[in-house]
RNA sequence: AGCGAUAAAGGCAAACUUAGCGAAAGCUAAGGACGCAAAGCUAUGGGUCUUCCAGAUAAUGCUGAUGAUCGCCAAGCUGCCGAAC
Numbered sequence: 001a002g003c004g005a006u007a008a009a010g011g012c013a014a015a016c017u018u019a020g021c022g023a024a025a026g027c028u029a030a031g032g033a034c035g036c037a038a039a040g041c042u043a044u045g046g047g048u049c050u051u052c053c054a055g056a057u058a059a060u061g062c063u064g065a066u067g068a069u070c071g072c073c074a075a076g077c078u079g080c081c082g083a084a085c
Base pairs, nucleotide, nucleotide: 002085003082004081011036012035016031017030018029019028020027021026034071040077041076042075044074045073046072047069048068049067051065053064054063055062
């Protein structure tokens, strides 16, 4: 350094509930734990989701455009510990 233990110290927090923000997806806070060796950070590429606006359609997020998701995949940056190999 790779790597990831029935190790040690810790960390994060899904669903759901309550309150708030948002047109929505979703986000924030408190509670709560499904899980996570990066479930830390970054929307850079892809995927997926959204529709207040514009366009098109017989109709539809269908197209443009606003946005969202890092706990979807990849990539970049950073990080605790030290078993076996």
Molecule: c-di-GMP-I-GGC riboswitch aptamer
Organism: Peptococcaceae bacterium UBA6116